[in-house]
Molecule: c-di-GMP-I-GGC riboswitch aptamer
Organism: Deltaproteobacteria bacterium
RNA sequence: CACGAAAAAGGCAAACCCUGGGUGACCAGGGGACGCAAAGCCCGGGGACUCGCAGGAGUUGGCCUGGUUGCCGAAU
Numbered sequence: 001c002a003c004g005a006a007a008a009a010g011g012c013a014a015a016c017c018c019u020g021g022g023u024g025a026c027c028a029g030g031g032g033a034c035g036c037a038a039a040g041c042c043c044g045g046g047g048a049c050u051c052g053c054a055g056g057a058g059u060u061g062g063c064c065u066g067g068u069u070g071c072c073g074a075a076u
Base pairs, nucleotide, nucleotide: 002076003073004072011036012035016031017030018029019028020027021026034062040068041067042066044065045064046063047060048059049058050057051056
């Protein structure tokens, strides 16, 4: 450096429920854990989704990919 253990410590938090916001995709906070070794950050490329007659405007990143930073240390 790769790798990722029926390891340890710590972390995040899907569905669902409540409150609030948005026409909507969806978002924020609280509860809650299905999962996650980057499910940290950026949001560049693709995908998906929403609104709009349309040009177009948005949403997601827990769909794939890219960039960047980082905890732990068995085996290889």